The RNA shown here (glmS glucosamine-6-phosphate activated ribozyme aptamer) has 162 nucleotides and comes from an Acidimicrobiia bacterium. It was read from a public genome assembly, where an Rfam model found it. The prediction has a mean pLDDT of 80.
Parts: sequence; C1' cells; structure tokens
RNA sequence: CCUAUGUAACUAGCGCCAGACCUUCCGGAGUAAUUUGCCGGGAGGUGACGAGGAGGAAGGCGAUCGAGAAUUCGGCGGAUACCUUCCCGGCUGCCACGGUCGUGACGAGCGGAGCAAAUCCCGUCGGUGACGACGGGGACAAAGGCCGCUCGCAGUGGAUUC
Repeated sequence: CCUAUGUAACUAGCGCCAGACCUUCCGGAGUAAUUUGCCGGGAGGUGACGAGGAGGAAGGCGAUCGAGAAUUCGGCGGAUACCUUCCCGGCUGCCACGGUCGUGACGAGCGGAGCAAAUCCCGUCGGUGACGACGGGGACAAAGGCCGCUCGCAGUGGAUUC
C1' cells in the first nucleotide's frame, strides 16, 4: 500500500476533479539586473452555508427551501424529491370496489406561532505558501411539519338496527 472479515458512529449542498483561478519549485526567452510580468513542466490549493427529506418493488425523470455572494463558476458520479404500475398501510361509521394520500397517511387558498449555519467580528494551531482545522461573540430565513379559518372532494353496492 492492497484485499478480506467483524464492530461502532457519522453521511446526500453528499463525494470526486481533466476546465478555470491560485501557490510553490525547476527550466526557458527577455532584461543592466531572477524588477514586475510572460512561456513550459513537476508538485500542491480552492471547488455548497445550513433547514428539510425514505412504506416496499420495478420503471420513468433528473430533485424541495431559503442564507450568502468572489469559483456556492464549470464538469462527473450519486441522492430519501416528482410521475406511472403492483403490493402493503391510513382515511372514507362496518365490508367490498372506487377515491385520496404514505405512518407527519384528502386537496387548495389565507393567516398565525416557531426553528439555522456559514458569510461578519475577535483569536488559536498546522503549512515556505495558496490554504486547512478549530475556539469564542453576535444576529438574521424560507419551505416542510404544527395550529386556526374558508372552499372543494366525500362515490357505488351490500350488511347491521346501535
């Protein structure tokens, strides 16, 4: 360093890097001069801040919400999103079919309450450096979910006589 096995924890803004930009070393041209800068190569660095999110299988598609703002650019892979079918499950007083949704289990609209981390500031440590890891301080979201109101859907057949 690789492979195999076992255990525990964490993990989808999750993982990776050939463009791009940046650092350093070597070489080259040029120059009064290794002055800035230019060309090439080696080795490195950067490359998503949290909230939220899984009934099972197959397929399709290529994924919610804001914060920040300078590359959170560009590319590749992946993903709990969304759609269809089947199974399972909730609701529809009971059963079957149908409908609708997914354990937070009917849809839409409006309103209410409530909840971040980075950016920022002050520092520590590591590295020649670009940068990386961490500590402290102070805030500020939206969606989902929750609560309330309104509107809409609430079917067909059968059983029971509470």